[in-house]
RNA sequence: GGUCCGACACCGCCGAAUCGCUCCUAGGCGAGCCGGGGAACCAGGUACCCGGGGUGAAUCCGUGACGGUCACGGUAGGGCGCCCCUUCCCGCCCGAACCCGUCAGCUAACCCGGUAGGCGGUACGGGAAGAAGGA
Numbered sequence: 001g002g003u004c005c006g007a008c009a010c011c012g013c014c015g016a017a018u019c020g021c022u023c024c025u026a027g028g029c030g031a032g033c034c035g036g037g038g039a040a041c042c043a044g045g046u047a048c049c050c051g052g053g054g055u056g057a058a059u060c061c062g063u064g065a066c067g068g069u070c071a072c073g074g075u076a077g078g079g080c081g082c083c084c085c086u087u088c089c090c091g092c093c094c095g096a097a098c099c100c101g102u103c104a105g106c107u108a109a110c111c112c113g114g115u116a117g118g119c120g121g122u123a124c125g126g127g128a129a130g131a132a133g134g135a
Base pairs, nucleotide, nucleotide: 009122010121011120012119013118014117018031019030020029021028032115033114034113035112036111037110042105051103052100053099054098055097060074061073062072063071064070077094078093079092080091081090085130086129087128088127089126
């Protein structure tokens, strides 16, 4: 001097997953945010079957290959690019996983639940337009 790993602090990213309080590490309480169940009206014929449904951006198609599984390519859709918001261009990515258990359309009142986890940076961090705010 370089590379790698770890800890703390700070700054950021995905996500609802943050803040405050307490008899303090327990979602224990509350606020905020998020999700589910649940009338009328509307929708829905019934039965059978290979049921059906939910969170989430994560759905669908093709090929390998006959089925399962897996892989590859694409795709609906989604995220990031650093004070904050919107739009456009450009670039880089994701396009999973899990849960309920034969049961749930919408849905006022009402009822129930979650508040995790994972990752990057030590640098002025792509460009343009506009708005708002601040000085």
Predicted 3D model of a 135-nucleotide RNA (c-di-AMP riboswitch aptamer (ydaO/yuaA leader)) from Micromonospora sp. C95. The prediction has a mean pLDDT of 76. Its Rfam family is "c-di-AMP riboswitch aptamer (ydaO/yuaA leader)". Gene Ontology terms of the family: cyclic-di-AMP binding and regulation of gene expression. NCBI's taxonomy places the organism under Bacteria, Bacillati, Actinomycetes, Micromonosporaceae, Micromonospora.